Context: one part of a larger RNA
RNA sequence: GGAUGAACGCUGGCGGCGUGGAUAAGGCAUGCAAGUCGUGCGGUCCUGAAUUUUUCGCAAGAAAGAUUCUGGAUAGCGGCAGACGGGUUAGUAACACGUAGGUACAAACCCCGGAAAUGGGAAUAAUUCCGAGAAAUCGGAACUAAUGCCCAAUGGUUUCCGCUUCGUGCGGAAUAAAGGAGCAAUCCGUUCCGGGAUUGACCUGCGCUCUAUCAGCUGGUUGGUAAGGUAAUGGCUUACCAAGGCUAUGACGGAUAGGCGGUGUGAGAGCAUGAUCGCCAACAAUGGGACUGAAAUAUGGCCCAUACUCCUACGGGAGGCAGCAGUCGAGAAUAUUGGUCAAUGGGGGAAACCCUGAACCAGCGACGCCGCGUGCUCGAAGAAGUUCUUCGGAAUGUAAAGAGCUUUUAUCCGUGAAUAAUCCCGAUUCGUCGGGAUGAAGGUAGCGGAUGAAUAAGAGGUGACUAAACUCGUGCCAGCAGUAGCGGUAAUACGAGUACCUCAAGCGUUAUCC
Numbered sequence: 001g002g003a004u005g006a007a008c009g010c011u012g013g014c015g016g017c018g019u020g021g022a023u024a025a026g027g028c029a030u031g032c033a034a035g036u037c038g039u040g041c042g043g044u045c046c047u048g049a050a051u052u053u054u055u056c057g058c059a060a061g062a063a064a065g066a067u068u069c070u071g072g073a074u075a076g077c078g079g080c081a082g083a084c085g086g087g088u089u090a091g092u093a094a095c096a097c098g099u100a101g102g103u104a105c106a107a108a109c110c111c112c113g114g115a116a117a118u119g120g121g122a123a124u125a126a127u128u129c130c131g132a133g134a135a136a137u138c139g140g141a142a143c144u145a146a147u148g149c150c151c152a153a154u155g156g157u158u159u160c161c162g163c164u165u166c167g168u169g170c171g172g173a174a175u176a177a178a179g180g181a182g183c184a185a186u187c188c189g190u191u192c193c194g195g196g197a198u199u200g201a202c203c204u205g206c207g208c209u210c211u212a213u214c215a216g217c218u219g220g221u222u223g224g225u226a227a228g229g230u231a232a233u234g235g236c237u238u239a240c241c242a243a244g245g246c247u248a249u250g251a252c253g254g255a256u257a258g259g260c261g262g263u264g265u266g267a268g269a270g271c272a273u274g275a276u277c278g279c280c281a282a283c284a285a286u287g288g289g290a291c292u293g294a295a296a297u298a299u300g301g302c303c304c305a306u307a308c309u310c311c312u313a314c315g316g317g318a319g320g321c322a323g324c325a326g327u328c329g330a331g332a333a334u335a336u337u338g339g340u341c342a343a344u345g346g347g348g349g350a351a352a353c354c355c356u357g358a359a360c361c362a363g364c365g366a367c368g369c370c371g372c373g374u375g376c377u378c379g380a381a382g383a384a385g386u387u388c389u390u391c392g393g394a395a396u397g398u399a400a401a402g403a404g405c406u407u408u409u410a411u412c413c414g415u416g417a418a419u420a421a422u423c424c425c426g427a428u429u430c431g432u433c434g435g436g437a438u439g440a441a442g443g444u445a446g447c448g449g450a451u452g453a454a455u456a457a458g459a460g461g462u463g464a465c466u467a468a469a470c471u472c473g474u475g476c477c478a479g480c481a482g483u484a485g486c487g488g489u490a491a492u493a494c495g496a497g498u499a500c501c502u503c504a505a506g507c508g509u510u511a512u513c514c
Stems, first nucleotide, its partner, number of pairs: 001514004006510005013372006019365002026328003030325003035080003040077002043074004048069009087283003097207007105200003110196007118152004127142006158174006179188003209255003216246003221243008258280004262273004285306005308319004336362001338361003344358001345356004375405004385396004410451006419441001423436005458503005464483002469498005479486002
């Protein structure tokens, strides 16, 4: 000199773009952050229409009910999604990551190609009844549906067995499915096989902090055979056999640490670092476990144990902010319990649409970078005041006053976006055309007009290094200080005033890196 997710002191006009819990992976009140599908299913409720029954009535009609249909709502069963998205960096020195290769593997949704969906059955939730409990919730009986479950058939495929002229052929056994919407055409789904896309799994070479005041480490340990297990290789696991394997090219142990793209600095080599953004990994109060599923050993799923918090009728239950806000705590220190799904993207749905603290916006903070402004011209041999003085004067200083001008900014008034593509309705020669609706930010940005210099300057320093000095006060005191040092009666070094220097909505200090 440069830099920072900074903090502190003094000061503070505006805008744009960024950025903001680095400490306690400490504890958490409250709200929200993952739902959706009625075009899978049976119910239930509401609405309207038609038909019809019963009762009352002379009739008109009224009331109650049944069936069918239209539209709407949805607790439950069922499907898909809750493995993504979002957070954090505790652990990890490791095939975790980076890079370059490899294969013994897998795959829901998506795309392409081929083939197929035949016949039956048993349940169960909802519901009703009965019961237990303070609650959370649970038990018994009865009934019912499905794209839920099961059996049989068919057989492309895969596996196994037998025969085999070893071409792989033949024979045998096992192994699929689901319907829904529509008048229909058809559309959306279902099953199997093959391929693709993309994603994942595993293996390997090389790279990857400090420590020898850590020198020996290892028993599933190293290898083999066989079996099991897995999507798959493999001591991954087990039995048997052998006695190996690693190590001063640093094993083993200890300490520290998420890794990388990058970032800071530097002429570079290098050194330091890993906030924001992107990729990967790991974690979800702590420890362990499996279930479901294409995929998890699953942050807002389940089970067990532990600690903590809460409810309780004391019998028993509930919970997990390292999601977004917010709160307490600790700390030098880090924001709103905001708006919208308009756009981008994600989940569900045939669609309309619903959900989305992802995202987009707004709020707060000079935390950073960038930009703008706080006026411009004229105006005295030069007012007043102040400071200094050799008492002559000098400085502040064109500075002010005063005159003229401008209006960025400010205030007020008016106008006013882009971000909109989709979507709906109608038509269609299927190319599209016509009409309509949708904006959180926001009455914002921008633009125009009016008013009036009006609304806007400080901080640090002035002995040397180092740009800028005089006077007074103090008297080794009070104090200063980055370094050497200054102060003991004329201190350009302390305190004050005046003048000056530097930077400027900032300026200084502290901390850390180069």
Record summary
The part of an RNA shown here (small-subunit ribosomal RNA, 5' domain) has 514 nucleotides and comes from a Minisyncoccota bacterium. Lineage of the source: Bacteria > Bacillati > Minisyncoccota. Its mean pLDDT, the model's own confidence on a scale to 100, is 85.